[in-house]
């Protein structure tokens, strides 16, 4: 280096739900929380569900693929 996730060892994120606050709304941001997560870091490229002021705009990367970066390392 690339592939793989064993054991571990510094560690990280935070579902649900709650309060705030922005949004027509999926939801997004802060704070608590703490189910899980080996990328549950990061991108709307495909797919897929969802929202609306609906034929077009958008929301989710914790839905699946993908792309593209990272920590540790048995075999």
């Nucleotide at each position: 280096c690339u592939a793989c996730g064993a054991a571990a060892a510094g560690g990280g994120c935070a579902c649900a739900c709650c309060c705030g606050c922005c949004g027509c709304g999926a939801g997004a941001c802060g704070g608590g929380g703490c189910c899980g997560c080996a990328a549950a870091g990061c991108c709307a490229g495909g797919a897929g569900u969802c929202u609306c002021u609906c034929c077009g705009a958008g929301a989710c990367c914790g839905u699946c693929c993908g792309g593209u970066u990272g920590c540790c390392g048995c075999a």